This is a predicted structure of a 110-nucleotide RNA (TPP riboswitch aptamer (THI element)).
RNA sequence: GCGCCAUCCCCGGGGGAGCGCUGACGCGCGCUUGAGAGGGAGGCUGCAGCCUCCGACCCGCUGAACCUGAUCCGGUUGAUACCGGCGGAGGGAGGGCGAGACCGCAACCA
Numbered sequence: 001g002c003g004c005c006a007u008c009c010c011c012g013g014g015g016g017a018g019c020g021c022u023g024a025c026g027c028g029c030g031c032u033u034g035a036g037a038g039g040g041a042g043g044c045u046g047c048a049g050c051c052u053c054c055g056a057c058c059c060g061c062u063g064a065a066c067c068u069g070a071u072c073c074g075g076u077u078g079a080u081a082c083c084g085g086c087g088g089a090g091g092g093a094g095g096g097c098g099a100g101a102c103c104g105c106a107a108c109c110a
Stems, first nucleotide, its partner, number of pairs: 001105003008096003011060004017032005023047001039054006066091003072085004
């Protein structure tokens, strides 16, 4: 000197389950687990299906956030809670600025 890089800024990704009640598979009520289980606003519409925006939360390649396999397999349980497997399997959303220390590389000096 360069790299690495916290923070910060901007941007992006993701989920909404189980059980009970109920005529009802309801973004109805209650309970459970969980970081989060529809908190706020709006639209379409056909009791019942879908969408958009915002918020909260988690996660962004050092990526088990989340999705797929999967209405999966074994154990256990009231239970999809919990443990193990599948499995570091396949997918999965990043740029900018960049301090001090450590570390790495290079050069120079002793």

The coordinates come from a structure-prediction model, not an experiment, and the mean pLDDT is 76.